[in-house]
Predicted 3D model of a 563-nucleotide part of an RNA (large-subunit ribosomal RNA, domain V) from a bacterium. The prediction has a mean pLDDT of 83. Its Rfam family is "Bacterial large subunit ribosomal RNA". It was read from a public genome assembly.
Context: one part of a larger RNA
RNA sequence: GUCUUGCCUGGACAAAAAGACCCCGUGGAGCUUUACUGCAACUUGGUACUGCGGAUUUAUUUUCAAUUGUCUAGCCAUAGGUGGGAGCUUCGGCAACAAUGUAAGACCACUCUUUGAAAAUGAUGAUGCUAAUCCCGUACCCGAGAAAGAUUCGGGCGGGAGACACUGCCUGGCAGGCAGUUUAACUGGGGAGGUUUUCUCCUAAAUUGUAACGGAGAAGUACAAAGGUACGCUAUCCGCCGAUGGAAAUGGCGGAGAUAGGGCAAACCCAUAAGCGUGCUUGACUGCGAGACCUACAAGUCGAGCAGAAACGAAAGUUGGUGUUAGUGAUCCCCCGUCUGAUCAUGGUAUCGGCGGGGCUUAACGGAUAAAAGCUACCCCGGGGAUAACAGGCUGAUCGCUCCCAAGCGUCCAUAGCGACGGGGCGGUUUGGCACCUCGAUGUCGGCUCAUCCUAUCCUGGGGGUGAAGUAGCUCCCAAGGGUCCGGCUGUUCGCCGGUUAAAAGGGUACGCGAGCUGGGUUCAGAACGUCGUAAGACAGUUCGGACUCUAUCCGGCAAGAC
Numbered sequence: 001g002u003c004u005u006g007c008c009u010g011g012a013c014a015a016a017a018a019g020a021c022c023c024c025g026u027g028g029a030g031c032u033u034u035a036c037u038g039c040a041a042c043u044u045g046g047u048a049c050u051g052c053g054g055a056u057u058u059a060u061u062u063u064c065a066a067u068u069g070u071c072u073a074g075c076c077a078u079a080g081g082u083g084g085g086a087g088c089u090u091c092g093g094c095a096a097c098a099a100u101g102u103a104a105g106a107c108c109a110c111u112c113u114u115u116g117a118a119a120a121u122g123a124u125g126a127u128g129c130u131a132a133u134c135c136c137g138u139a140c141c142c143g144a145g146a147a148a149g150a151u152u153c154g155g156g157c158g159g160g161a162g163a164c165a166c167u168g169c170c171u172g173g174c175a176g177g178c179a180g181u182u183u184a185a186c187u188g189g190g191g192a193g194g195u196u197u198u199c200u201c202c203u204a205a206a207u208u209g210u211a212a213c214g215g216a217g218a219a220g221u222a223c224a225a226a227g228g229u230a231c232g233c234u235a236u237c238c239g240c241c242g243a244u245g246g247a248a249a250u251g252g253c254g255g256a257g258a259u260a261g262g263g264c265a266a267a268c269c270c271a272u273a274a275g276c277g278u279g280c281u282u283g284a285c286u287g288c289g290a291g292a293c294c295u296a297c298a299a300g301u302c303g304a305g306c307a308g309a310a311a312c313g314a315a316a317g318u319u320g321g322u323g324u325u326a327g328u329g330a331u332c333c334c335c336c337g338u339c340u341g342a343u344c345a346u347g348g349u350a351u352c353g354g355c356g357g358g359g360c361u362u363a364a365c366g367g368a369u370a371a372a373a374g375c376u377a378c379c380c381c382g383g384g385g386a387u388a389a390c391a392g393g394c395u396g397a398u399c400g401c402u403c404c405c406a407a408g409c410g411u412c413c414a415u416a417g418c419g420a421c422g423g424g425g426c427g428g429u430u431u432g433g434c435a436c437c438u439c440g441a442u443g444u445c446g447g448c449u450c451a452u453c454c455u456a457u458c459c460u461g462g463g464g465g466u467g468a469a470g471u472a473g474c475u476c477c478c479a480a481g482g483g484u485c486c487g488g489c490u491g492u493u494c495g496c497c498g499g500u501u502a503a504a505a506g507g508g509u510a511c512g513c514g515a516g517c518u519g520g521g522u523u524c525a526g527a528a529c530g531u532c533g534u535a536a537g538a539c540a541g542u543u544c545g546g547a548c549u550c551u552a553u554c555c556g557g558c559a560a561g562a563c
Base pairs, nucleotide, nucleotide: 001563002562003561004560005559006558007557008556010555011554012553015549022384023383024382025381027380028379029376030375031374032373035181036180037179038178039177042173043172045170046169047168048167051129052128057123058122059121060120061119062118063117064116065115066114069112080111081110082109083108084107087094088093133161134160135159136158137157140156141155142154143153144152184196185195186194193213197219198218199217200216201215202214220365221263222322223321227281228280229279230278231277232276233275236256237255238254239253240252241251261270262269264327266325267324268323285308286307287306288305291302292301293300297366310319311318312317333359334358335357336356337355338354339353341352342351391438392436393434394433395432397431399427400426401425402424403423404422408418409417445520446518447517448516450512451509452508453507454506455505458483459482460481461478462477463476464475465474466473485499486498487497488496489495526544527543528542529541530539531538532537
């Protein structure tokens, strides 16, 4: 060295299980509720099944009767109306006549209004009835079933309730008891927070355009003048002068020159003013629109000019809102106005269309529905190392170590020993950042066992300096051969404590080592407390409990044997 056998498990990111953690899917399921929408159940009213009598109340019609009619003027006076009417009479009188008034009386006929009574019809319906209907009983009778008996069922019969209840249909309420669903995206993992449309500036790299959870601010309107036009005017600040009068009121002179102002953010623009006034006004028009800008689409923007009818101006002319850029919402559906519109033989009704308006914080603002929240550790499926937790990697802010400068401390003296303010490195043991291998699985803290390496050396060894007399120290240099404790508490690493020691050094090795052990912690299902939540449930809060997989193929290691 090869082979064989036995043994050990460090590696084959060993095996097993398309990761259960995490995220994603317009995936699923279970559960909750003051999510949404329904349904059962319960309940309200109406009606049918549903009949008889009837106190009471009430409506209409008819008949009878009279307690029925008051503005003013008029008259002894309470004039319902219309027609006839000059008489009627109980011999008292009442009318006529006259007067008043819209209307004139006695008497006769019809009739309105008001009240009462009776009847009919209808409604209401206290309280009763029995025959529908319901309940209970049944020794006796009939029927069904059976070979027979028993039991059972239906009817008869007896009792109770009773037009209520039950039940059907319609209807209002309530309704996680049940059901179907919804519960957004962006995101240096997800959640929490923030954001989502529009305008202005910077980032933006001198056309345009240009991202980020980059840096700053605004809008979701306002104005009948703050629009149009003609004419006129010039702010703001500083200095000096001037009664009350002051920093600042109104006046004068001079200077700077747009710092002012333009409803509001910012940018750009504005003196021919777009700024500030006065007069007259409604172009904040109708029908169009060559041609452009912008742009995936859909949208958005500018626009000379023509026709009509106007405003202002002497006129030339200007005017289709506002100095410009924000002040917003598609489609469907519904409503209003309007049109010689369409409408199946025709007319109507109904419906539809064109044009002009109106109704969305559809604000997740290109708007899934008219209408929607949560929990899951009881969970499941499909995927992802496109994306987190472990480990590794990159980085090295943080961390550890070190060096430079040397103000200062050190009685004196920067550097025995220290060392501010700053600066440069190294390391890759901390906390992080990034998300690069791994989610068809790389088992995670601590302990045990067994180690191996580094040196920035704790001890032991050698040396320089000393603010080293000696002893004992301090500090630096060399040095990794060997060594580097036992207990108490805690799952602890760590730490604190007790006792020793020459010393009780620090690290790397997948925070070495679970196909070597353990399983106390963390991190499933059970249960409880506190807290949070309406609840289901939740908590780097606590607490008790909780399955760790007999067989080694290869490499590696150890032992024996053979060649």